[in-house]
Molecule: Bacterial RNase P class A
Organism: Paracoccus onubensis
């Protein structure tokens, strides 16, 4: 210089003026002045989104329900190993497979001799293997070739063909024998462990799929801050106690029926129909709904330093308070400036002037660990390859 691979940071800026949500303080008002408390389109002041506040996909504080212990089972999860954590599927360190020349990346990575199931197309044959082509023996047959047998070394087919490569050997062939690789197998060694090492036996013996069932291990009540707890009107409903009504005849023991009379029916009278029989009287008691206040933001927090540790991360000292609304405030409008783009002008070029454009994803809603998913630009580390000089 080109090309990579890892990792962090940032997310415009300064400055006036308007404005908005909260908190402290102060001023008026108004509750009988003070203390409280409420209102105020009054003042000063403080503070006032994120890495992802997003997805709500794990896991936790918390809170309310269930629950006697304990074991079994069912059903979900979660799956090399150690280690970190309040925990976790999360992160750290390793193992072991795959890719990459390297840096480095990627793996639902426990069992497949407990069972059972599935292996598509092709293909002769897909798991108690299989003779298509082809090799070799035999028999027939002028020949082309045919029929049996042997062969799994080669061809084809497939994701996968029943240990691989070489050599002896054989009629061809074959772990039929040998060397080496692979695989088992019991000990030894190294490692806390997953696993790794070398020698010794075994000719070799059980192919894949458990993001199929299902076996092992280990974990898990169940809702969710519109949780949950307090305080609590107005109307309407309920209940108690008081007060005022609850006419008169007949029949019936009562309920009831029946004439009459009242009232609903508001100038009067007549006549019919329908509703009413308790009271929109007062006092108190309790449940509930608006509504209010708590839960709410000091917390597994945030920054510095040291320490212990490869690391994740833990200790220990200092220091700081950093939104808290309750359907949602955190904005705008201007100058200046930056990073970047587009025009045009000058310089050979780094680069300079002039005028325009203009900064991305997104936006709290109890709260914390994470993961995932979206992000325009910028800016710093570290490492790896290749080339040029030196």
């Nucleotide at each position: 210089g080109c090309g990579g691979a890892g990792g962090g940071c940032u997310g415009g800026a300064u400055g006036a003026c308007c404005g908005c949500g909260u908190g402290a303080c102060c001023c008026g008002c108004a509750g009988u002045c003070a203390c409280c408390u409420g209102c105020g389109c009054g003042g000063u002041u403080g503070c006032g989104a994120g890495g992802a506040a997003a997805g709500u996909c794990c896991g936790g504080a918390c809170u309310c329900c269930a629950u006697g212990a304990g074991g079994c089972g069912a059903c979900g999860g979660u799956g090399c190993c150690g280690g970190g954590u309040a925990a976790c599927g999360c992160c750290c360190g390793g193992c072991g497979g795959g890719g990459g020349c390297a840096a480095c990346c990627c793996c639902a990575g426990g069992g497949a001799a407990a069972g059972c199931g599935c292996c598509a197309c092709a293909g002769a044959g897909a798991a108690c293997a299989g003779a298509c082509c082809g090799c070799c023996c035999u028999g027939c047959a002028u020949c082309c070739g045919c029929a049996g047998g042997g062969u799994a070394a080669g061809g084809g087919u497939g994701a996968a063909a029943c240990g691989g490569u070489g050599g002896g050997g054989u009629a061809a062939g074959a772990g039929c024998c040998c060397a080496c690789c692979g695989g088992g197998g019991g000990g030894c060694c190294g490692g806390c462990a997953a696993c790794g090492g070398a020698a010794c036996c075994c000719g070799c013996a059980u192919g894949g799929c458990a993001a199929g069932c299902c076996c092992c291990a280990c974990c898990g009540g169940g809702a969710g801050c519109a949780a949950u707890g307090c305080c609590g009107a107005a109307u309407a409903g309920g209940g108690a106690u008081c007060g005022c009504g609850c006419g008169c005849g007949g029949g019936g023991a009562a309920a009831c029926c029946u004439g009459c009379a009242g009232g609903g029916c508001c100038g009067c009278c007549u006549u019919g129909c329908c509703c009413c029989a308790g009271c929109a009287g007062a006092u108190c008691c309790g449940g509930g709904u608006a509504g209010g206040c708590a839960g709410c933001u000091u917390g597994a927090u945030c920054c510095g330093g040291c320490c212990g540790g490869u690391a994740a991360c833990g200790g220990c000292c200092g220091g700081a308070c950093c939104a808290g609304a309750g359907g949602a405030a955190u904005g705008g409008u201007c100058a200046u400036c930056c990073a970047u783009c587009c025009g045009g002008g000058g310089g050979c070029g780094a680069c300079u002037c002039c005028g325009g454009a203009g900064g991305a994803c997104a936006g709290a809603a109890u709260c914390c660990g994470g993961c995932u998913u979206a992000c325009a630009g910028g800016c710093c580390c570290u490492c790896c390859g290749c080339g040029c000089a030196a």